[in-house]
RNA sequence: GCCGUCCUAGCUCAGUUGGUAGAGCAUUCCCAUGGUAAGGGAAAGGUCGUCGGUUCAAUCCCGACGGACGGCU
Numbered sequence: 001g002c003c004g005u006c007c008u009a010g011c012u013c014a015g016u017u018g019g020u021a022g023a024g025c026a027u028u029c030c031c032a033u034g035g036u037a038a039g040g041g042a043a044a045g046g047u048c049g050u051c052g053g054u055u056c057a058a059u060c061c062c063g064a065c066g067g068a069c070g071g072c073u
Base pairs, nucleotide, nucleotide: 001072002071003070004069005068006067007066010025011024012023013022019056027043028042029041030040031039049065050064051063052062053061
């Protein structure tokens, strides 16, 4: 230099051939126990890497940029 994959909650990851996003763990509260752990219930937490484009509508499609990883030279 060229090619490919990925970037979503504090962490690990789903997700949708376009219609406003979920799980587990962690956090907070409640139940329960003589008490603790385990267990059950609830809540909070996300401008879906950034900027543009297409579209009535983009986490999803297209482009550029940034970052991580891999391959080729």